Predicted 3D model of a 74-nucleotide RNA (transfer RNA) from a Methanobacteriota archaeon. Rfam family: tRNA. Rfam classes the family as a transfer RNA. The coordinates come from a structure-prediction model, not an experiment, and the mean pLDDT is 81.
[in-house]
RNA sequence: GGGCGAUUAGUGUAGUCUGGAUAUCACCUUGGCCUCCUAAGCCGAGAACACGGGUUCAAAUCCUGUAUCGCCCG
Numbered sequence: 001g002g003g004c005g006a007u008u009a010g011u012g013u014a015g016u017c018u019g020g021a022u023a024u025c026a027c028c029u030u031g032g033c034c035u036c037c038u039a040a041g042c043c044g045a046g047a048a049c050a051c052g053g054g055u056u057c058a059a060a061u062c063c064u065g066u067a068u069c070g071c072c073c074g
Base pairs, nucleotide, nucleotide: 001073002072003071004070005069006068007067010027011026012025020057028046029045030044031043032042033041050066051065052064053063054062
């Protein structure tokens, strides 16, 4: 230098192929219920689409550039 893949709450993940509106689940944090207290359990709340541009009525999803990480080729 070239090719391929990955990037989503504090952490780990689903969703991307096939665009559709309030983005999934678990852990976590926090409030409440329960309990003599704690744990467990139950109910509620908090927090995310790596960054820029484009296409579209509508983009986490499609196109494109960049960044970081990984693998392969030279």